The prediction has a mean pLDDT of 80. The RNA shown here (transfer RNA) has 73 nucleotides and comes from a Planctomycetota bacterium. Rfam family: tRNA.
RNA sequence: UGGCCCCUAGCUCAACUGGCAGAGCGGCGGACUCUGACUCCGCAGGUUCUCGGUUCGAUCCCGAGGGGGCCAG
Numbered sequence: 001u002g003g004c005c006c007c008u009a010g011c012u013c014a015a016c017u018g019g020c021a022g023a024g025c026g027g028c029g030g031a032c033u034c035u036g037a038c039u040c041c042g043c044a045g046g047u048u049c050u051c052g053g054u055u056c057g058a059u060c061c062c063g064a065g066g067g068g069g070c071c072a073g
Stems, first nucleotide, its partner, number of pairs: 001072007010025004019056001027043005049065005
């Protein structure tokens, strides 16, 4: 310097060809237990990396930036 891929909850990851964002773990509360662990139930938590565009509508499509990874030189 060029090519490709990724960025979503505290962490690891989903979201079927655009239709209004979810799971597991973790956290908090409760049930159970003499207590704790396990197990079960419930709750909270998100500017979907940023800015712009297209669209009635964008996590998803387009452009430009930022960060990370792989390959080539």